[in-house]
Source information
This is a predicted structure of a 1468-nucleotide RNA (small-subunit ribosomal RNA) from Pterosperma cristatum.
RNA sequence: AUCCUGGCUCAGGAUGAACGCUGGCGGUAUGCCUAAUACAUGCAAGUCGUACGUGCAUCUUAGUAAAAUUAUUUAUAAUUUUGCUAAGAGAUAAGUGGCGGACGGGUGAGUAAUGCAUAAAAAUCUGCCCUUUGGCUAGGAAUAACGAUUGGAAACGAUUGCUAAGACCUAAUAUGCUGAGAAGUGAAACAAAGGAUGAGUUUAUGUCUGAUUAGCUAGUUGGUGAGAUAAAAGCUCACCAAGGCAACGAUCAGUAGCUGGUUUGAGAGGAUGAUCAGCCACAUUGGGACUGAGACACGGCCCAAACUCCUACGGGAGGCAGCAGUAAGGAAUUUUCCGCAAUGGGCGCAAGCCUGACGGAGCAAUACCGCGUGAAGGAAGACGGUCCAUGGACUGUAAACUUCUUUUGAUAGAAAUGAAGUUCUGACAUUAUCUAUAGAAAAAGCAUCGGCUAACUCCGUGCCAGCAGCCGCGGUAAUACGGGGGAUGCAAGCGUUAUCCGGAAUGAUUGGGCGUAAAGCGUCUGUCGGUGGGUUUAGAAGUCUGUACGUUAAAUCGUAAAGCUCAACUUUAUUAAAGCUACAGAAACUCUAGAUCUUGAGCAUGGUAGGGGUAGAGGGAAUUUUGAGAGUAGCGGUGAAAUGCGUAGAUACUCGAAGGAACACCGACGGCGAAAGCACUCUACUGGGCCAUGUCUGACACUCAGAGACGAAAGCGUGGGGAGCCAAUAGGAUUAGAGACCCUAGUAGUCCACGCAGUAAACGAUGGAAACUAAAUGUAGCUUCAAUUAUUUUUGAGUGGUAUUCCCACACAUUUGAUAGUUCUGGCUGUGUUGUAGCUAACGCGUUAAGUUUCCCGCCUGGGGAGUACGAUCGCAAGGUUGAAACUCAAAGGAAUUGACGGGGGCCCACUCAACCGGUGGAACAUGUGGUUUAAUUCGAUGCAACGCGAAGAACCUUACCAAGGUUUGAAAUCAGCGCUUGACGAUAAGAAAUUGUUGUCUUUUAUGGCGUUGACAGGUGGUGCAUGGCUGUCGUCAGCUCGUGUCGUGAGAUGUUGCGUUAAGUCGCGCAACGAGCGCAACCCUUGUCGAUUUGUUAUGAUAAACGAACGAGACUGCCAAUGAUACAUUGGAGGAAGGAGAGGACGACGUCAAGUCAUCAUGCCCCUUACACCUUGGGCUACACACGUGUUACAAUGGCCAGGACAAUGAGCAGCUACCCUGUAAAGGCAAGCGAAUCUCAAAAACCUGGUCUCAGUUCGGAUUGAGGGCUGAAACUCGCCCUCAUGAAGUCGGAAUCGGUAGUAAUCCCGGGUCAGCCAUACCGGGGUGAAUACGACCCUGGGCCUUGUACACACCGCCCGUCACACCAUGGAAAUUGGCCAGACCCGAAGUCAUUUUCUGAACCUUUUUGGACAGAGAUGCCUAAGGUCGGGCUGGUAACUGGGGUGAAGUCGUAACAAGGUA
Repeated sequence: AUCCUGGCUCAGGAUGAACGCUGGCGGUAUGCCUAAUACAUGCAAGUCGUACGUGCAUCUUAGUAAAAUUAUUUAUAAUUUUGCUAAGAGAUAAGUGGCGGACGGGUGAGUAAUGCAUAAAAAUCUGCCCUUUGGCUAGGAAUAACGAUUGGAAACGAUUGCUAAGACCUAAUAUGCUGAGAAGUGAAACAAAGGAUGAGUUUAUGUCUGAUUAGCUAGUUGGUGAGAUAAAAGCUCACCAAGGCAACGAUCAGUAGCUGGUUUGAGAGGAUGAUCAGCCACAUUGGGACUGAGACACGGCCCAAACUCCUACGGGAGGCAGCAGUAAGGAAUUUUCCGCAAUGGGCGCAAGCCUGACGGAGCAAUACCGCGUGAAGGAAGACGGUCCAUGGACUGUAAACUUCUUUUGAUAGAAAUGAAGUUCUGACAUUAUCUAUAGAAAAAGCAUCGGCUAACUCCGUGCCAGCAGCCGCGGUAAUACGGGGGAUGCAAGCGUUAUCCGGAAUGAUUGGGCGUAAAGCGUCUGUCGGUGGGUUUAGAAGUCUGUACGUUAAAUCGUAAAGCUCAACUUUAUUAAAGCUACAGAAACUCUAGAUCUUGAGCAUGGUAGGGGUAGAGGGAAUUUUGAGAGUAGCGGUGAAAUGCGUAGAUACUCGAAGGAACACCGACGGCGAAAGCACUCUACUGGGCCAUGUCUGACACUCAGAGACGAAAGCGUGGGGAGCCAAUAGGAUUAGAGACCCUAGUAGUCCACGCAGUAAACGAUGGAAACUAAAUGUAGCUUCAAUUAUUUUUGAGUGGUAUUCCCACACAUUUGAUAGUUCUGGCUGUGUUGUAGCUAACGCGUUAAGUUUCCCGCCUGGGGAGUACGAUCGCAAGGUUGAAACUCAAAGGAAUUGACGGGGGCCCACUCAACCGGUGGAACAUGUGGUUUAAUUCGAUGCAACGCGAAGAACCUUACCAAGGUUUGAAAUCAGCGCUUGACGAUAAGAAAUUGUUGUCUUUUAUGGCGUUGACAGGUGGUGCAUGGCUGUCGUCAGCUCGUGUCGUGAGAUGUUGCGUUAAGUCGCGCAACGAGCGCAACCCUUGUCGAUUUGUUAUGAUAAACGAACGAGACUGCCAAUGAUACAUUGGAGGAAGGAGAGGACGACGUCAAGUCAUCAUGCCCCUUACACCUUGGGCUACACACGUGUUACAAUGGCCAGGACAAUGAGCAGCUACCCUGUAAAGGCAAGCGAAUCUCAAAAACCUGGUCUCAGUUCGGAUUGAGGGCUGAAACUCGCCCUCAUGAAGUCGGAAUCGGUAGUAAUCCCGGGUCAGCCAUACCGGGGUGAAUACGACCCUGGGCCUUGUACACACCGCCCGUCACACCAUGGAAAUUGGCCAGACCCGAAGUCAUUUUCUGAACCUUUUUGGACAGAGAUGCCUAAGGUCGGGCUGGUAACUGGGGUGAAGUCGUAACAAGGUA
């Protein structure tokens, strides 16, 4: 990187929403989801005078009394006023009475069924209303109001006296009711019958979760009788019976109002039950009845409880889950509005009254719908802003500007529908709507821009601040944070949060799985259940078809129209699907009942194989112990040892005895068994299988929740047994440690009997049964055709026996049958391997399926927490079975791929080991590094691949470091502006450089140069090699690294490049689903070795040849021969040749690795310094010195040192140079002075070597460090700090521990020579040159590195990987827990309010009766009884909170200890 499994997350839609930012208008809807918490204030149910009496005010009429006035007249009349009485009118108040307060309105606490939905049913009632029928007669007694007296703070009463009615009572009447009948009962604004409406009751089906709730139930289930009720019924009671419910989930616990519908979805489904509508339940909590047609009653009553209020403390009052509103709670939900105009309701003859129902308005972007915030023109494109490759690009026709329009909004005016059959009647309403006027005027935001996901840049920040739905972003170049610009999306909204459905086939009916990913019970028997062979008859439960003159209310959804300007919204019409019910029909399939069949299944008969099981008996080998013999010093054990045993005689050897356990060979991917498992031999008993026959039964079958049985090892109990082995334990080793691996001992255990336990990687990691679907090849059992062998039998002919036949014997041949065996062809059964189709993510499976189908059971649903906790159950215990949650992560996992790695394997290579030679490590010195020191000891390089490295050369310079002094456009560069013009003498300072002052002379203009000044800028060996280029190292001169096309694979990828040979080589050949190609290898290049008809040079004065130098060419190619090899490639040997298999050496370094090295060669992004981190100068430092390491030189001597003599090179260098000869000096060197810009001259002497001599094994005639003295040279300068010479001095060192390096031939070793750098030189370094010139390589076991193939892998920043557990610290959730504190539930008992019912020899009472009374009937009160709320006591059950202490779990920064796992992970 891939495929799969699997979870997490997102994009869509929805909402009674909330929050953030923002906000122009209108329409239509909606608005306490939380505390069924508590409520101030107002209103929400009244009405009727045509039911009744009374009070008060007004008016009219009549009567009466009094007074006043007027007229006539002295008494009357009239008028006025006042009081009283009667009647009437129209209002009103409380009361009696009637109807309504059971509707309407609210809420969802309770309720898992006394509920709801759908469909049915019979044993009921029903005010007002409708229809029909009948009736409406005669009487009576009270009482409120009111008056008087009186109690109380109040609420509210008490006593007494009057009064009315459709109030109350009696009687009559009936088509009523009861009753067999007689008879009884029974009404007046009424009764009866029917209807409509409404209500009560019953049944069936459906209706959430939990079995870690499995048993529940005594009025419980039924019967008989009685009571009760409107009505069936244990509804209640008495008696009788003992039933009823439950695995199709009773009971218990938790949660919940149900439905039409709403929302989502392709659908099936899922979620939900606001608004509207139907049903139910409730009205502060609990209980109760009264009244009534209807209630056990939201705005009625009684009682109890809690709470609130009033009080004169005696006692009273209250119930917003009605409309508004308040407080509280909460993320959160409105006005203490208007009106009865409409619709509807109550009362009333009606007018009318009442109506927080309702109609409206107000508040809220809460939702849906509609409209607007302007329109047209207007630049190669203003200003501003942003970016920039500085050219420009974007914002952008956007703006400005010109012309136009006026929806919405503003001002003013007009003005409806809603009002009906009608006189009146409009809250809304300053309305909708219309008209006019002015004017672009007053009206745009929010979120996002890394991927998913539409939209990109700059600045700031620097794992900080922060973001984040998931993946993740941020550690100095952030499209991911914050801001700016720009862009994208939606728009009066936008985003976030919460919740639901979808995507999710992620609980899968539609539509998933279980070999290895999560998942087959360890195995079998078998109950319920599910499923079930062929033919036929009948039925019709399922199923299918049709009808309905059944239902599924309305609204909603769908379709078609219509009305508001459109839409939302509203109205009208209408349909399908589907459910339930009823009826009719069909009969294939399932089903039910009957009959029949044989192939499934079973039985029978005859064979057959087997470690199948249980019990008993017998056997030999070996170990150990023991007795005896013989025998002597060790044995045993290991990587090596030790503990241990042994002179008290072991081990080893021989003979005998005892005891226990296990059964070699045969023996085998062979056998048997359900699995676990089963093996010496024999016997007894016993289970199952297979084959053959095709006799019998006739579907009798398959699978199975629960249940039962069996069930390795270890373990437990009791009793035996105990040889060997062996947890624990002890000792010895190993080790840093070693509670392990190894060794010596060794107890439980292992064995037997009887019990328990019930689990394993109990695995084929694969449930059982049935059918079908290519082959090939083994093996085991039974059987079969054929052939053949042996034995026997039959038959035949022959020989012999006295014998022709008969009899006997013998061998032979053919034939017939039998038995046993072998081979072979088939069949059935079991068990293996390969493999087609098919399947599978792949691996693989493949007639023994993981293929194609059917039936049944079990199981799975991300990883961890956890097979844990709690509960239950089983167990003697250990423990088993069942089996969660909180919390946490975004993965965990399977198969396969490519790499890398392995203390995996195979093959191969390399001075890798081995063999050989010489070193290093020890000494002294040189040099580099570390460390230390220092003002500074500049910087870099750090395993191999840093350390005689950068540095091919630090006294100054170099130089980058330090100290001191000095300069600031600068030491050097470019440009621009302005000014000046080269002399001389000073000053500062120890001095130098640098800086700076004074003074003189000449002149002319341009150019150049120089100087000064100003500004742009210079400058930096300052940082970052982890921002880079370039260059370099390294693996490695290892043989590898890739591509195109094709093919294979779902894919990553594979093939090619592997295999067999061969090579130094992926070099070459052969084979091959590959065929070709590229970068590498090799070759081409250089040096060198041989030759040259050639050409050419030589600096010897010249010539010739040779030689040397140079150029060019030849030569070597496995070309030739032989052997090996299948051939080929090639290898080995040989010939020839200067050279032979690449002749030798060099240059040349594939794809890549190491964030390898270098910012101090150079270049360069970014950052940093700019009177300094720049520049100049003097002196110092880089050379320091308890120490450590690397690389070297010289040695330690006789294969040597020293002296004398003698011989032979090559590469090179040279004019500020090499310097001959000669002279001086012991010498370094100096002097003089030829030659040579060099095949000519010089450096230059080569040394080892050879010859001769001396030294004689000694710290020396070895060794030369160190030091003293004196000189020489270079250079301004030799102190820090140079080299050389002479004399003197003469350390250490006598061949080097562990360890380690180089080298395979002209190599190692050894010997000198030259060059670069360079004034000189710390060079013993480095780069070259030649001289002399070896030894060894059997070989690949091991060490190191590498290549190829293969294998394993939990690794992929790739073993310097990954990763486990304890402990320590912090945080989080959770279990246990002495205890403590709540809630709920049922039970037992006590007490017992109000109240119904029952009882009552007490008390009271107008109606009726009566014999008139202390009467009866009836009613009430009181008392008593049953039931019973609240309360109390008791012990329980269930479920929460808290908790000292305690247990494990999870998560955390680079903590501690080890290293258990992944490779053979180092003990699989």

Its mean pLDDT, the model's own confidence on a scale to 100, is 82.